[in-house]
Context: one part of a larger RNA
RNA sequence: AACGCUGGCGGCGCGCUUAACACAUGCAAGUCGAACGAGAAAGGGGAGCAAUCCUUGAGUAAAGUGGCGUACGGGUGAGUAACACGUGGAUAAUCUACCUCCUUGUGGGGAAUAACUUUGGGAAACCGAAGCUAAUACCGCAUAAGUCUGGAAAGAGAAAGGCGCAAGCCGCCGGGAGAGGAGUCCGCGGCCGAUUAGCUAGUUGGUGAGGUAAAGGCUCACCAAGGCGAAGAUCGGUAGCCGGCCUGAGAGGGCACACGGCCACACUGGCACUGAAACACGGGCCAGACUCCUACGGGAGGCAGCAGUGGGGAAUCUUGCACAAUGGGGGAAACCCUGAUGCAGCGACGCCGCGUGAGCGAUGAAGCCCUUCGGGGUGUAAAGCUCUUUCGGCCCGAACGAUAAUGACGGUACGGGAAGAAGAAGCUGCGGCUAACUACGUGCCAGCAGCCGCGGUAAUACGUAGGCAGCGAGCGUUGUUC
Repeated sequence: AACGCUGGCGGCGCGCUUAACACAUGCAAGUCGAACGAGAAAGGGGAGCAAUCCUUGAGUAAAGUGGCGUACGGGUGAGUAACACGUGGAUAAUCUACCUCCUUGUGGGGAAUAACUUUGGGAAACCGAAGCUAAUACCGCAUAAGUCUGGAAAGAGAAAGGCGCAAGCCGCCGGGAGAGGAGUCCGCGGCCGAUUAGCUAGUUGGUGAGGUAAAGGCUCACCAAGGCGAAGAUCGGUAGCCGGCCUGAGAGGGCACACGGCCACACUGGCACUGAAACACGGGCCAGACUCCUACGGGAGGCAGCAGUGGGGAAUCUUGCACAAUGGGGGAAACCCUGAUGCAGCGACGCCGCGUGAGCGAUGAAGCCCUUCGGGGUGUAAAGCUCUUUCGGCCCGAACGAUAAUGACGGUACGGGAAGAAGAAGCUGCGGCUAACUACGUGCCAGCAGCCGCGGUAAUACGUAGGCAGCGAGCGUUGUUC
């Protein structure tokens, strides 16, 4: 962990081990008007007989271009026996958006395009045509401290503006170079099988070229014929690895759930684009399987995000609240977004704590059980008397967390008060191992059982009852590990 019986409260944790099976619905990544052009409507007010117009709403909403983010955070363990991981080392051959520091510059031009307008096609998704326009979008020219190419001479190569005012400063952007993070590379270590013994042609090495941010058969051309293997190659099976966790005196053995680090994957397979970084879970293209829509021409989709559904299974939760805190993205900021996170809900799933009352109370009520019928047991147990009120329920007050202000949790924790023993005990066992015994029923039947074994007419072993033993909001059973 599950199952059976039972179940009062609280704290802290944990909660699909099986189908990486399929998923309805909602949400989980946006933000910036201080980059840019444009820009509604409802509603309100006014005028008018009315249609309508003016104004406000409002430079608001929605959309578009552009920038940054979407490579983080979150999930899962399928694959992987490998430099994936762990550990130690090396930059020999590299890159680094945002952030920090330093140096230099920010001059002058151009051509478009979306939005929009007109219009065409289509059921839709969406796709065209013509015209207009802007930018921190795009493209030249000039300049070049440092940078790159080059032996040198010389050559290559950049930018963008916006906002506020007290009017030359503030904040932002662009270009280049050094420190910190990322990536690359190398050695060593660690599963099973020999009923797998040979494996390998880009294979091993060299020269040259291509490619990459960068070394390298990474790729290609040519040349040589090497390279690995009984210290187990190759093949097959299984498996994410570690910090750790369980057990044990230790050595060791087992495990990899939660939390943390690394890796891999994102319906299945492949591919590139963009970008500082991806071959990209909620981006793109192609193919495949599946599901859905369709006007049959064609389209749409991907929960191993959070909840939730079906299915599988012995078995695993709410379609909750909040961005108050911590952290992340965007923004100058206000702020917006954030199923990360903080909390709440459900579950005795685990650990821990507390309670279900306390004192007195009989040679000892009743009931029940046993009996040699005398009595014995349950048993101070109950009743009764005197008290207490934890926890729960009720009433009142009320936080820290966050302060200049802002609290989901939460009227919660906590504090005070009134009432009343009041609302709160079960489960398993009793032949030996192993603590705990009698009666009745049954009669090798019904049944028990972890092992030995019980039961065929007096069964401490089956069933029930009384009693007793053990543990206790748990107790047993089953499974797994040491």
Small-subunit ribosomal RNA, 5' domain from an uncultured bacterium, 482 nucleotides, folded computationally. The RNAcentral record of the full RNA draws on Greengenes.